A computed fold for an 80-nucleotide RNA from an Oscillospiraceae bacterium, annotated as transfer RNA. Lineage of the source: Bacteria > Bacillota > Clostridia > Eubacteriales > Oscillospiraceae.
RNA sequence: GCGGGUGUGGUGGAAUUGGCAGACACGUUGGAUUUAGGUUCCAAUGGGCGACCGUGCAGGUUCGAGUCCUGUCACCCGCA
Numbered sequence: 001g002c003g004g005g006u007g008u009g010g011u012g013g014a015a016u017u018g019g020c021a022g023a024c025a026c027g028u029u030g031g032a033u034u035u036a037g038g039u040u041c042c043a044a045u046g047g048g049c050g051a052c053c054g055u056g057c058a059g060g061u062u063c064g065a066g067u068c069c070u071g072u073c074a075c076c077c078g079c080a
Stems, first nucleotide, its partner, number of pairs: 001079007010026003019063001027045006046053002056072005
């Protein structure tokens, strides 16, 4: 340099081939239980007071994009 893959909350990881973003699990916080801890159970948990914003970043298509298109960045694999 060329080709391919991946990128989503605090973490792992879903999202029906464009239509409620974050299911589910872990973790965390509060509570119940316990002398205490653990286990178990209940509730909450992306940001913002809110309107809204949020899928690596910047654009584009579309009524509508995590998903399609272009460029770009990082990491991984292969080729040279």

Its mean pLDDT, the model's own confidence on a scale to 100, is 80. It was read from a public genome assembly. Rfam family: tRNA.